[in-house]
Molecule: Guanidine-I riboswitch aptamer
Organism: Parvibaculum sp.
């Protein structure tokens, strides 16, 4: 200074809506008729189940990278293969577009810009 790894996957949570299921409200219809029940649509995002969901969350596996040991060699170095220890940093962010029902801290994207 330039390139390629660090940045794969699962399980979850902050956040997200609103297909479905469940609260709520309500037209009609039926039944009781003192409060009301149950059917069938409408409407609501509602502290809720299903769903969506992190690069900058959070755990777990895998990969890598460092060293000891152990294998194989007459013996021993490199590589190679196993085990076990340590390591895997850092990270400020629009608009706008896309997806599934539909939104997001999901995808575009660790983009653009900023430092």
């Nucleotide at each position: 200074a330039u390139c390629g790894g660090c940045a794969g996957c699962g399980g979850c949570u902050a956040g997200g809506g609103u297909u479905c299921c469940g609260g709520c409200u309500u037209a009609c219809c039926u039944c009781a008729u003192c409060u009301g029940a149950g059917g069938c649509g409408a409407g609501u995002g509602c502290u809720g189940g299903u769903c969506c969901g992190a690069g900058a969350g959070c755990c777990g596996c895998a990969g890598c990278c460092u060293g000891a040991c152990c294998g194989g060699u007459g013996a021993a170095c490199a590589g190679c293969g196993g085990u076990c220890a340590g390591g895997u940093a850092c990270a400020c962010g629009g608009c706008g577009g896309g997806a599934c029902a539909a939104a997001a801290g999901c995808c575009c994207g660790g983009g653009a810009g900023a430092c």